[in-house]
RNA sequence: GCCCCUAUAGCUCAACGGUUAGAGCGUCUGACUCAUAAUCAGUAGGUUCCGGGUUCGAAUCCCGGUGGGAGCA
Numbered sequence: 001g002c003c004c005c006u007a008u009a010g011c012u013c014a015a016c017g018g019u020u021a022g023a024g025c026g027u028c029u030g031a032c033u034c035a036u037a038a039u040c041a042g043u044a045g046g047u048u049c050c051g052g053g054u055u056c057g058a059a060u061c062c063c064g065g066u067g068g069g070a071g072c073a
Stems, first nucleotide, its partner, number of pairs: 001072002004069004010025004018056001028042004049065005
């Protein structure tokens, strides 16, 4: 330099172009306990990497950029 994959909650990951973007773990609060852990219930937490475009409607499709990973030279 070329090409491919990838970016979504604190972490690991889901999500057919159409409901208010969800789950597990974690945080926090409560219940239980003499107390802690475990268990149970609940709460909070998102500019879906950035900028454009297509569409009635975009996390999803298209273009460019940035970060990460693999391959070729």

Predicted 3D model of a 73-nucleotide RNA (transfer RNA) from a Bacteroidales bacterium. The sequence is in RNAcentral, with records from ENA. It matches the Rfam family "tRNA". Rfam classes the family as a transfer RNA. Taxonomically the source falls in Bacteroidales (Bacteria, Pseudomonadati, Bacteroidota, Bacteroidia).